This is a predicted structure of a 119-nucleotide RNA (SAM riboswitch aptamer (S box leader)) from an uncultured Bacteroidales bacterium. Its Rfam family is "SAM riboswitch aptamer (S box leader)". From the family's description: The SAM riboswitch is found upstream of a number of genes which code for proteins involved in methionine or cysteine biosynthesis in Gram-positive bacteria. It was read from a public genome assembly, where an Rfam model found it.

RNA sequence: GAUUUAUACAGAAGAGUGGAGAGAAUAGGCUCUGUGAAACUCUAGCAACCUGCGUGUAAAAAGCAAGGUGCUAAUACCUAACCCUGAAGCCGGGCAAUCCGUAAGGGGAAUUAUAAACU
Numbered sequence: 001g002a003u004u005u006a007u008a009c010a011g012a013a014g015a016g017u018g019g020a021g022a023g024a025a026u027a028g029g030c031u032c033u034g035u036g037a038a039a040c041u042c043u044a045g046c047a048a049c050c051u052g053c054g055u056g057u058a059a060a061a062a063g064c065a066a067g068g069u070g071c072u073a074a075u076a077c078c079u080a081a082c083c084c085u086g087a088a089g090c091c092g093g094g095c096a097a098u099c100c101g102u103a104a105g106g107g108g109a110a111u112u113a114u115a116a117a118c119u
Base pairs, nucleotide, nucleotide: 001119003117004116005115006114007113008112013043014042015041016040017039021032022031023030026080027079028078029077044072045071046070049068050067051065052064053063076111082107083106084105085104091101092100093099
């Protein structure tokens, strides 16, 4: 790096170095940032995938621990192709409609991230 499976609206920050960007990628938005971005280091913390203990005939599920990872602004910051609903008078169009469109809402993908297994 590839493949498979699971999870992703919960939770958890200070210091030092650093010195201008950051929020995965493309586009649009929005947000964070010299009251110091990314990155690195230290300390602290969160969580509980693997692991250990434990229960059990066994498998599993609960519970406890925290050794291996991971994580510590905003839902994976939001939106996007597709599907559904859709402003009855109160957003636009239409003379009007059980009409059209948009805002908005929902779904499930794709992608990404992390874990575990395997290669």